[in-house]
RNA sequence: GCGGGGAUAGCUCAAUGGUAGAACUCCGGCCUUCCAAGCCGGUGAUGCGGGUUCGAUUCCCGUUCCCCGCU
Numbered sequence: 001g002c003g004g005g006g007a008u009a010g011c012u013c014a015a016u017g018g019u020a021g022a023a024c025u026c027c028g029g030c031c032u033u034c035c036a037a038g039c040c041g042g043u044g045a046u047g048c049g050g051g052u053u054c055g056a057u058u059c060c061c062g063u064u065c066c067c068c069g070c071u
Base pairs, nucleotide, nucleotide: 001070002069003068004067005066006065007064010024012022013021018054026042027041028040029039030038047063048062049061050060051059
């Protein structure tokens, strides 16, 4: 330098154009003499900049970072 893959919640992962979910964590409540466990509820996220579209995590272009391969 070229090609491919990835980036979503504090962490690990979903979501093939139509309200972004789950588990763990965290916070509150219930339960318990107390703690843990269990149960219920809540907070919180699409790497960045453009484009297409009525509508983009999703499609297109560029860019940053990480991984793999080629030279």